Model confidence (mean pLDDT): 77 of 100. Predicted 3D model of a 123-nucleotide RNA (SAM riboswitch aptamer (S box leader)) from Reichenbachiella versicolor. The organism belongs to Reichenbachiella, within Bacteria.

RNA sequence: CACUUAUCAAGAAAGACCGAGGGAUUGGGCCCUAUGACGUCUUGGCAACAUAUCCAUAGCCGCAAUAUUGGAUGUUGUGCCAACUCCCAAUCAAUAUCAAUCAGGUAUUGAAAAAGAUAAAUG
Numbered sequence: 001c002a003c004u005u006a007u008c009a010a011g012a013a014a015g016a017c018c019g020a021g022g023g024a025u026u027g028g029g030c031c032c033u034a035u036g037a038c039g040u041c042u043u044g045g046c047a048a049c050a051u052a053u054c055c056a057u058a059g060c061c062g063c064a065a066u067a068u069u070g071g072a073u074g075u076u077g078u079g080c081c082a083a084c085u086c087c088c089a090a091u092c093a094a095u096a097u098c099a100a101u102c103a104g105g106u107a108u109u110g111a112a113a114a115a116g117a118u119a120a121a122u123g
Stems, first nucleotide, its partner, number of pairs: 001123002004120005013043005021032003026089004044081003049077002052073005085115001091111008
């Protein structure tokens, strides 16, 4: 980097350095930021994807130590620690409304995509 699978409404900040933008990308909105954001480092924490240890385990497999599933701890490897992935965008559905009706527009809600992030497996 590509592909596959899973998750993305919860959770968790202090100090030091730096010095102007930042919130992935495009547009719009909204927000953070000289009371120092973003970033880097240190320390701390969150979480439980993998790993490790332990406990239980119907079915399947298997026969002497593995495997499935669930749970606990938080060892190790990552990740994360403003706002739902900050929100919206293209599609579908429902409701309300504008429109004489239709087409269509607007608002709200929901679903499911795309894109993105993270983990794990493979190449």